[in-house]
RNA sequence: GCCGUGGUGGCGGAAUGGUAGACGCAGCGGACUUAAAAUCCGCGGAUCGUAAGAUCGUGAGAGUUCGAGUCUCUCCCGCGGCA
Numbered sequence: 001g002c003c004g005u006g007g008u009g010g011c012g013g014a015a016u017g018g019u020a021g022a023c024g025c026a027g028c029g030g031a032c033u034u035a036a037a038a039u040c041c042g043c044g045g046a047u048c049g050u051a052a053g054a055u056c057g058u059g060a061g062a063g064u065u066c067g068a069g070u071c072u073c074u075c076c077c078g079c080g081g082c083a
Base pairs, nucleotide, nucleotide: 001082002081003080004079005078006077007076010025011024012023018066027043028042029041030040031039045056046055047054048053059075060074061073062072063071
């Protein structure tokens, strides 16, 4: 240099072009316990807000579309292959 594949909350990891973050873990609160572990229940991306809720958020930027994590283009990073 060329080809392929991937990048999604703190972590792992889903999502057919149509409610983004299911599900699990960490973490926090509670129950149980003499106390703890285990187990069970709730919360579990960010910002604003007392709350209800609103807005934003899929590596970065652009495009297509009524609608993009998903399709197209350029770039960045990781992994594999070829030279």